A computed fold for a 475-nucleotide part of an RNA from a metagenome, annotated as small-subunit ribosomal RNA, 3' major domain. Its mean pLDDT, the model's own confidence on a scale to 100, is 84. The RNAcentral record of the full RNA draws on SILVA.
[in-house]
Context: one part of a larger RNA
Formats: sequence, C1' cells, structure tokens
RNA sequence: UGACGGGGGCCCGCACAAGCGGUGGAGCAUGUGGUUUAAUUCGAUGCAACGCGAAGAACCUUACCAGCCCUUGACAUCCUGCGAACUUUCUAGAGAUAGAUUGGUGCCUUCGGGAACGCAGUGACAGGUGCUGCAUGGCUGUCGUCAGCUCGUGUCGUGAGAUGUUGGGUUAAGUCCCGCAACGAGCGCAACCCUUGUCCUUAGUUGCCAUCAUUUAGUUGGGCACUCUAGGGAGACUGCCGGUGACAAACCGGAGGAAGGUGGGGAUGACGUCAAGUCAUCAUGGCCCUUAUGGGCUGGGCUACACACGUGCUACAAUGGUCGGUACAGAGGGCUGCCAACCCGCGAGGGGGAGCUAAUCCCAGAAAGCCGAUCGUAGUCCGGAUUGGAGUCUGCAACUCGACUCCAUGAAGUCGGAAUCGCUAGUAAUCGCGAAUCAGAAUGUCGCGGUGAAUACGUUCCCGGGCUUUGUACA
Repeated sequence: UGACGGGGGCCCGCACAAGCGGUGGAGCAUGUGGUUUAAUUCGAUGCAACGCGAAGAACCUUACCAGCCCUUGACAUCCUGCGAACUUUCUAGAGAUAGAUUGGUGCCUUCGGGAACGCAGUGACAGGUGCUGCAUGGCUGUCGUCAGCUCGUGUCGUGAGAUGUUGGGUUAAGUCCCGCAACGAGCGCAACCCUUGUCCUUAGUUGCCAUCAUUUAGUUGGGCACUCUAGGGAGACUGCCGGUGACAAACCGGAGGAAGGUGGGGAUGACGUCAAGUCAUCAUGGCCCUUAUGGGCUGGGCUACACACGUGCUACAAUGGUCGGUACAGAGGGCUGCCAACCCGCGAGGGGGAGCUAAUCCCAGAAAGCCGAUCGUAGUCCGGAUUGGAGUCUGCAACUCGACUCCAUGAAGUCGGAAUCGCUAGUAAUCGCGAAUCAGAAUGUCGCGGUGAAUACGUUCCCGGGCUUUGUACA
C1' cells in the first nucleotide's frame, strides 16, 4: 500500500421489511446430471452452466456409430496429356459409384496456340468440428451503470509511498460548493444520440371526414379543419416565488405548465478481477493424423430411461367451465410470397382464383371484456395426461422420430413440507397478437398492445456494494 475481520462510523441497492404473484407437490414440455448404448457427437458447471451455443436434429444439418467405398483427394495454386463446355437414355447397386450410350462442336487467334470448363497423370501440396482457451488474437460474461481508477508538476518522507482523491455540507454520481501543500489534467459520471409524453409549422396519398351533397359502406363528388403519417422547430433550465442553509452548493414547499427537479424507457459498461468462457463462428503459435484423426454414401444415433435437479406450460375451478350474441388494439410480415370473395368438408384442410412488390391488397376472427343462458361444489358440464380408431398437411421419405384435426377414452391433480424466486407503476398480475429461424416442426426466444393492482413504518437483522477509520502472525 492492499486484502481480510462473526471490528467501529456514514451511505446505497426489491438487500431486508410491507405487499402481490409464483417455484418446491401433480401431468406434460424442455435442458442437465446419471445410467444405458454400436453411437446416445462436442462444448457450457456456484452467483455469472442447466428453454445455454441450438433464430428451430425425420434425410440434410451432423461433428457420433455400423456397413460399403475413394486416396493429389469434396476445396486452392502450379505442371503435362486428352477432350469444348454441356447434354439424352439404359443397366448393376442401398447409395456413393461403375459400365454402356445420344445430341453437341462454341469464343479469341499472329493458325503455333490461348481463355473458361471437364477427364486422366505426376508431385509440391490440400484436408482435419484432432489436442492445448494454462501459448494467443478477436469476441463475451461478471463484479456493475457500482462511482470509482489514474496521471503531470509541486510538496512531504532515507524509502516503500503519501498528498491531490482526505475534511464540512450536498448529490443518483470523485455531482457540485466551501475549506485545505497543493495546482491542474485524463478515463469514467452527466450531457450530446434514439424513442415516448405537449404544442406549432410544412405536406395531404394509399391516410382522415367537421361542414355540403351522395351512399349498404369515406362508397363517390368535395375538403385537408381534425385524426394520422414524417420532415423541421418550440418546450424544462431549479428559470420564477417563499422557507431552510454558511451570504455557498443544495434541499423542502408553491405557481405556471402537457411534462418538474435525471419526466419515462433505451443505447452507452472506466482502471481492473475471475490463468472466468470460447482453438466447435472466425483467425492463429506449437503438437499430432496423412490409403487416414482426411473425403463420399446408405442406415442408425443426437429423440434411449429404475432415477435426481433446473427452467417453463396446463391445471386443481364458480372472480370459474360451456353455449349464443356483441365491442375495442398495437407492432410486424408478404412475389420460390401473403392469399380475399365464393363453393365443398363437423374439422385440420381442399377447390377456386380476385388483389397486392403494400398507409391501397392479404395474413387478420384480437383475446380477456360486455349482454344473456346453463352448470351448483361434485374428482364434477373442473382438469386434460394417456391410449384406440379415422384423417389432413409439409416433404424423395413422417417406422425409429413431425405438427394438426375428428370420434372415443378420460389418468394425476381438491392450492402443494423444509426451503426458495420475481416485482415499486402503466410496474406486478392477467389477456391475446406478431416476428426471426423455418419445406414442415414452440409451452422457447425477441417484440407488440388490451385490462390493470397492493405495499414501502423503517434500516435492527440476511445478501451485495461504496467511502472512512481501526486490528492483523496474510500478500
């Protein structure tokens, strides 16, 4: 100087407390451990691994296993020979592949040949998701959006170092003020950026409709007021008033205002810590394989199942289930695409073909809600697992191993022990909608809006953190 203390002081955070809803019990989905297996590819392992890499394993993916094959190789550069490239059909085979076969003779040319491509050959070489993240780059997590981390010069100290950065106030903040052997500065904080909340202005089509006509319908004429869209501006700064304070910084209350003291949300992550994670995104040193640890194919596996754990979904019901009627979003996506009207089917879906490269058309019915009806506390008109049957769709192909529909079946479950998690406001809870990936395949992920709470006395305690002080046999 640090680190640590079941030492002290001050302070903060959904850290506790106060509340609301969960997890832990059930069934299922999903990940992991374990076990099994020819293989169940690999990685991630307290917080910070476990719906994680994977924004989507039937083949492919795919790295694993079995079998069948190849050896200058699936891919790159160089050399030599032949042939334009390319294309049709047949046979064998699980296919890779092998054999046979048809059409075709192009472009440039100094007529030697050349360019692109294919086949064969020779070696230089290719190739490796093989090992080492404890050899590395890059990227990332974490403490933590915590308020810290440093430097120059000066001063003090023999020196390690100290000072500045400590102190008194204050703040979300090393934020600002005052003081001070310090004076300044840098990386952080804040602001600048995006979005949302108010108003003005510009522009009115595909958007909108107050007035005038018209109509089943903003449908048409008309209009651009309003809504909205998307450009430009205004607006919030403790600016004003009162009080407290040290005449400071600031704090408390008030006015005006759409908004008030960082208005809400996001992006943004200092010096560093964990030899944290990643050699399987990529790159890369070293080591290793080279008729195989490389390459191709078929089939299987990654989907196994006495069990254990994590994360979720659906429930156990009446603030509910079922049936009928009826209302209101936002944000997205669409040409190998989204797919309307209409017809068929109980339905998944099929037929059909209009429109749309989209403020125009489509996905698209929002759902909870509201108005009625019914059920009457029951393992039920709750709950839907499981199983049988019949189908639909995607796709060469749904057996291993897809999603969905209909009929039948109707399991556990009556609110969950010890323990444990999230959340402070348009939040929790609850309700549906969309997108990426994607042929098909979400209860996951990322977004979007609808309805919309309760509680916070307080900081003694638990956890994490900041500053200061003290002790130390630790570095």